[in-house]
RNA sequence: UGGGAUGCCCAUGCGAUCGCGUGCCGAAGAGAUUCGGCCCGAGGAACGUCCGGGCUCCACAGGGCAGGAUGGUGGGUAACGCCCACCCGGGGCAACCCGCGAGCAAGUGCAACAGAAAGCAGACCGCCCGGUCGAUCACGGUCGACCAGGUAAGGGUGAAACGGUGGUGUAAGAGACCACCAGUGGUCGUGGCAACACGAUCAGCUGGGUAAACCUCAUUCGGAGCAAGACCAAGCAUGGAGGUGGGCGGCCCGCCUAUACCUCCGGGUAGGUUGCUAGAGCUGGUCAGCAAUGACCCGCCGAGAGAGAUGAUCGCACCCGCCCGAGCUUCGGCUCGACGCGGCGACAAAACCCGGCGUAUCGGGCAUCCCAUCCA
Numbered sequence: 001u002g003g004g005a006u007g008c009c010c011a012u013g014c015g016a017u018c019g020c021g022u023g024c025c026g027a028a029g030a031g032a033u034u035c036g037g038c039c040c041g042a043g044g045a046a047c048g049u050c051c052g053g054g055c056u057c058c059a060c061a062g063g064g065c066a067g068g069a070u071g072g073u074g075g076g077u078a079a080c081g082c083c084c085a086c087c088c089g090g091g092g093c094a095a096c097c098c099g100c101g102a103g104c105a106a107g108u109g110c111a112a113c114a115g116a117a118a119g120c121a122g123a124c125c126g127c128c129c130g131g132u133c134g135a136u137c138a139c140g141g142u143c144g145a146c147c148a149g150g151u152a153a154g155g156g157u158g159a160a161a162c163g164g165u166g167g168u169g170u171a172a173g174a175g176a177c178c179a180c181c182a183g184u185g186g187u188c189g190u191g192g193c194a195a196c197a198c199g200a201u202c203a204g205c206u207g208g209g210u211a212a213a214c215c216u217c218a219u220u221c222g223g224a225g226c227a228a229g230a231c232c233a234a235g236c237a238u239g240g241a242g243g244u245g246g247g248c249g250g251c252c253c254g255c256c257u258a259u260a261c262c263u264c265c266g267g268g269u270a271g272g273u274u275g276c277u278a279g280a281g282c283u284g285g286u287c288a289g290c291a292a293u294g295a296c297c298c299g300c301c302g303a304g305a306g307a308g309a310u311g312a313u314c315g316c317a318c319c320c321g322c323c324c325g326a327g328c329u330u331c332g333g334c335u336c337g338a339c340g341c342g343g344c345g346a347c348a349a350a351a352c353c354c355g356g357c358g359u360a361u362c363g364g365g366c367a368u369c370c371c372a373u374c375c376a
Stems, first nucleotide, its partner, number of pairs: 001372010012317007020041002023038006043347001047358002050356005055225004062253004067221005072086005087101001088099004102216002107214002109210002124155002126151003130147007163181006182206002184203008229274004239265005245257003281300002284297005318345001319343004324337005
């Protein structure tokens, strides 16, 4: 200098004028409300509603079945399907990235075409032996056809053919046997909390793929949700009919409750207060830890609307785009610069709150690491 990898920050700034909302203070008003002042007033994702919770209600949320979710090991967390570290496998020269990561020798399935045969398979061409017939003949045999048997070492098909190489052996072969290698399994040792890694030894045991196929195993899961709930005011029909039950995903058991309760028809009200923002909160520092994170100390309080507020104008600056010019170029484009013109400027918006994940996104900035080249 170029290319790449990982992590983090910002998301226009300042000023002026007018305007909007909660809260607080003051004044006026019978009251509704009005005026003035002060503090504060959307995001990194507020989006998706995909997970997990806090909180509220169902008397408790007990046991089981079904069903769902997760899936290497260890740690973090309120918890999680999240985060961190490590292990194994794969990709990459590397930094790093990816993984629906338990089990196919429990069972059942699935796999086009080619091929004899694709899971306990198989004989197309072959090889060997026996029999029959024919030809030849040096009478030892040789060749061809058919039938019955043995074989899976050689060839062929295929992505893949039931271990590989070399030998013994055989009529011809074959882990039938042997040596070495690979896989699988057992035992032992070393290291590690563990997943696992390395090593030694035994065994001829040699049994592909797929579970993001059904399935098996391990762990885990009451339900509903702020339109949850609580309170006040007002109003109605102490109306009508039915049930023996009712108890918030389905079923069973247990337990509780019973004239309360449940279901249907019909009538009235739907106004107000609250839940509703001080928290598993935030900045900084110290300590522990590889890290995620935790503990302690000082400090801070940064929307709470309710048909739902945070906007408009002007100026300057920033940034971006267009036009123009210069340089470089691997011809894709990149870098720099002046005038002018345009753009409040990508994705986009609270509604009980929080921890994550996923998705969208104009541009700017910072840090660390890897590779290549050049210079000192």
This is a predicted structure of a 376-nucleotide RNA (Bacterial RNase P class A) from Pseudoclavibacter soli DSM 23366. Rfam family: Bacterial RNase P class A. The family's RNA type in Rfam is ribozyme. The model forms 96% of the base pairs in the Rfam consensus.